[in-house]
RNA sequence: CUUGAAUAAAGGCAAACUUGUCGAAAGGCAGGGGCGCAAAACUUACAGACCUAAGGUUAAACUAUGGUGGCUGGGUUGCCAAG
Numbered sequence: 001c002u003u004g005a006a007u008a009a010a011g012g013c014a015a016a017c018u019u020g021u022c023g024a025a026a027g028g029c030a031g032g033g034g035c036g037c038a039a040a041a042c043u044u045a046c047a048g049a050c051c052u053a054a055g056g057u058u059a060a061a062c063u064a065u066g067g068u069g070g071c072u073g074g075g076u077u078g079c080c081a082a083g
Stems, first nucleotide, its partner, number of pairs: 001083004012037002017032006035070001041076003046073003049068003055063003
């Protein structure tokens, strides 16, 4: 530098649910929990998609400045092994 998750070794993260808390909500944070993940590490001031609708416009409804990185793509970084 490239490739890989076949076989290892050391480990890592933590779904649903639940308790507390923040929030209008979506959802976030902390504790328990473990569905799964070879990047389930970071990034929305890179792009798309989706969720919510406080506020605004309003008859309905529409709308992000709110949110999801465990929705997808891209970018950056990392452990081990082989060459």
The prediction has a mean pLDDT of 82. This is a predicted structure of an 83-nucleotide RNA (c-di-GMP-I riboswitch aptamer) from Firmicutes bacterium UBA2203. Rfam family: c-di-GMP-I riboswitch aptamer. Rfam's curators write: GEMM was predicted in a large-scale screen for bacterial structured RNA regulatory elements. The organism belongs to Bacillota, within Bacteria.